[in-house]
RNA sequence: GGGCCUGUAGUCCAAUCCGGCUAAGACAUCGCCUUCGCAAGGCGAGGAUCCGGGUUCAAAUCCCGGCAGGUCCA
Numbered sequence: 001g002g003g004c005c006u007g008u009a010g011u012c013c014a015a016u017c018c019g020g021c022u023a024a025g026a027c028a029u030c031g032c033c034u035u036c037g038c039a040a041g042g043c044g045a046g047g048a049u050c051c052g053g054g055u056u057c058a059a060a061u062c063c064c065g066g067c068a069g070g071u072c073c074a
Base pairs, nucleotide, nucleotide: 001073002072003071004070005069006068007067010027011026012025020057029045030044031043032042033041050066051065052064053063054062
């Protein structure tokens, strides 16, 4: 330098293929209940689509350009 793959809450992971209901879930965090207290358990809350453009009535999803990581080739 080139090819391919990946990027979504603090972490992990769906939804992408075939655009369409409020971006779902687990762990973690916080609050309440429970306990003498802690843990476990129950109830609840906050938190995310890597960045910038484009297409479209509508984009996490499609297109373009970047950035980052992985892998292969040179």
The RNA shown here (transfer RNA) has 74 nucleotides and comes from a Nanobdellota archaeon.
Taxonomically the source falls in Nanobdellota (Archaea, Nanobdellati).
The RNAcentral record of the sequence draws on ENA.
Its mean pLDDT, the model's own confidence on a scale to 100, is 82.
It matches the Rfam family "tRNA". About the family: Transfer RNA (tRNA) molecules are approximately 80 nucleotides in length. The family's RNA type in Rfam is transfer RNA. Rfam links the family to the GO term triplet codon-amino acid adaptor activity.